[in-house]
């Protein structure tokens, strides 16, 4: 990097360096000199890996949380592709909504 499998509606922030950008991408709304991005410290969620213990044992319930990742503004911030419902519009189009893709993201294993 890539390919596979789970999850993505919950839940967790302060201090310091720094000095203008940040929310993946485009669109649109946000967020930021009442301090963005990033570094460092500590704090904190959650439980995927791990660990326990049980069972109907290719798994599946429960529980720990000291290790190995991840998180700590808004639902993955919302859309975006296709279907289908409803409403307006009568022109062939908006809008709302439901479900599925898509595309990210995090884990874990494989290449």
């Nucleotide at each position: 990097u890539u390919c596979u499998u789970a999850u993505c509606a919950a839940g967790a922030g302060a201090g310091g360096c720094a000095g203008a950008g940040g929310g993946a991408c485009u669109g649109g709304c946000c967020c930021g000199u009442c301090g963005a991005a990033g570094c460092c410290u500590c704090a904190g969620c959650a439980a995927c890996c791990a660990c326990u213990g049980g069972u109907a044992u290719g798994a599946c319930c429960a529980g720990u949380a000291a290790g190995g990742u991840g998180c700590u503004a808004a639902c993955u911030c919302c859309a975006g592709c296709a279907a289908g419902u409803u409403g307006a519009u009568u022109g062939u189009u908006c809008a709302a909504c439901u479900u599925g893709g898509a595309a990210g993201a995090u884990a874990a294993g494989a290449a």